[in-house]
A computed fold for a 122-nucleotide RNA from a marine eukaryotic metagenome, annotated as SAM riboswitch aptamer (S box leader).
The coordinates come from a structure-prediction model, not an experiment, and the mean pLDDT is 82.
RNA sequence: UCAUCAUGAAAGGUGGAGGGACUAGGCCCUUAGAAACCUUAGCAACCGUUCGUUUUCCGGAAAGAAAAUGAGAAAGGUGCUAAAUCCUAUCCGUCAACAAUUACGUUGAUUGGAACAGAUGA
Numbered sequence: 001u002c003a004u005c006a007u008g009a010a011a012g013g014u015g016g017a018g019g020g021a022c023u024a025g026g027c028c029c030u031u032a033g034a035a036a037c038c039u040u041a042g043c044a045a046c047c048g049u050u051c052g053u054u055u056u057c058c059g060g061a062a063a064g065a066a067a068a069u070g071a072g073a074a075a076g077g078u079g080c081u082a083a084a085u086c087c088u089a090u091c092c093g094u095c096a097a098c099a100a101u102u103a104c105g106u107u108g109a110u111u112g113g114a115a116c117a118g119a120u121g122a
Stems, first nucleotide, its partner, number of pairs: 001122005010040005018029003023089004041081003046077002049072009085117001090114003093110006
């Protein structure tokens, strides 16, 4: 910088009190055993891999290369395996209630959009 982030997938051992990234609020998980580490298993399909399609490049042609895209498998490199990135926070939109009527605001809701932050991969 780009892509994805409401799908999916847990047992055992060590450990011994916290954990859900940070701040605040909420809501959860946890001595019926948190974090962390290890083993095994699994999920997914980012890279990689197999077979196609399209375009471009190269070439006399065949072959080849690159990009995009469709499908398959899951040996390898990562990642992940409570809850939507657990939810909210900023801006815009929509809806409702209240207030106001030279007023156009307050509060709440929202599986609507965007941004910020973060995670993972290339």

Rfam family: SAM riboswitch aptamer (S box leader). Rfam's curators write: The SAM riboswitch is found upstream of a number of genes which code for proteins involved in methionine or cysteine biosynthesis in Gram-positive bacteria. Gene Ontology term of the family: regulation of gene expression.